[in-house]
RNA sequence: GCGGGUGUCGUAUAAUGGUUAUUAUGGCUCCCUUCCAAGGAGCAGAAGCCGGUUCGACUCCGGUCACCCGCU
Numbered sequence: 001g002c003g004g005g006u007g008u009c010g011u012a013u014a015a016u017g018g019u020u021a022u023u024a025u026g027g028c029u030c031c032c033u034u035c036c037a038a039g040g041a042g043c044a045g046a047a048g049c050c051g052g053u054u055c056g057a058c059u060c061c062g063g064u065c066a067c068c069c070g071c072u
Stems, first nucleotide, its partner, number of pairs: 001071007010025003018055001027043005048064005
């Protein structure tokens, strides 16, 4: 330099172009308990970035950034 793949709450992870973006774990509050742990209920928390297509984009397209793999 060329090609391919991946990028989603703190971490890990799901999704038919259409409901308030899923679940687990972690965090906070409450219940339970003499206390702690365990258990139960609830709350907050995310689309790498910039554009395009579309009535509507995590999803499709282009560029760019980061990481991984291969080629040279």
Molecule: transfer RNA
Organism: Patescibacteria group bacterium